[in-house]
RNA sequence: CGCGUGCUCCGGGGUCGGUGUAAUUCCGAGCCGGCGGUGAUAGUCCGCGACCCGCGGUCUUUUGUGUGUUGAGACCACGGUUGAGCCGGUGAAAUUCCGGCGCCGACGGUGAAAGUCCGGAUGGGAGGGGCACGCG
Numbered sequence: 001c002g003c004g005u006g007c008u009c010c011g012g013g014g015u016c017g018g019u020g021u022a023a024u025u026c027c028g029a030g031c032c033g034g035c036g037g038u039g040a041u042a043g044u045c046c047g048c049g050a051c052c053c054g055c056g057g058u059c060u061u062u063u064g065u066g067u068g069u070u071g072a073g074a075c076c077a078c079g080g081u082u083g084a085g086c087c088g089g090u091g092a093a094a095u096u097c098c099g100g101c102g103c104c105g106a107c108g109g110u111g112a113a114a115g116u117c118c119g120g121a122u123g124g125g126a127g128g129g130g131c132a133c134g135c136g
Stems, first nucleotide, its partner, number of pairs: 001136010015029004030116002032105002034048004043103002052080003056076006085101005107119003
C1' cells in the first nucleotide's frame, strides 16, 4: 500500500411580501440542490440511492380460543418506472470553471392549487471516515 472480515461514527438543503374569508400552495421577488463517476470542480453528462409499481420467499399481526383464509406490516432478492441545458470564452482537456440566458424537482395532507409548510422520517440510503484482526 492492496484485499478480506468484524465493530463503529457520519451520511439533505431551501422564504418574504401582495391579494384574499382562507394561500409559505395563487401573484411578485427570492432561496435550495443526496451519493459515485467523468482527461477540469456537475441539481440539469453517465450511473446509484430513496419514494412508487410488480413478482417470489421468510416472519409478525388480523374478531373470545385454535387452525386456515383474507387484510395489513417488516425484511431479503429480482424486475419496472423515475425531472431538467444550451450558447460563448479560456484551456491539452470543462454540457463540471468564467460570462450569458434557461430549465427541473416523487407521494399523502392542508378552510386556496406546495421543490421550500405538515407527514411517512428519532426511518431508509447511495456512499464516506475511523479502529481492530488476518492475508499478500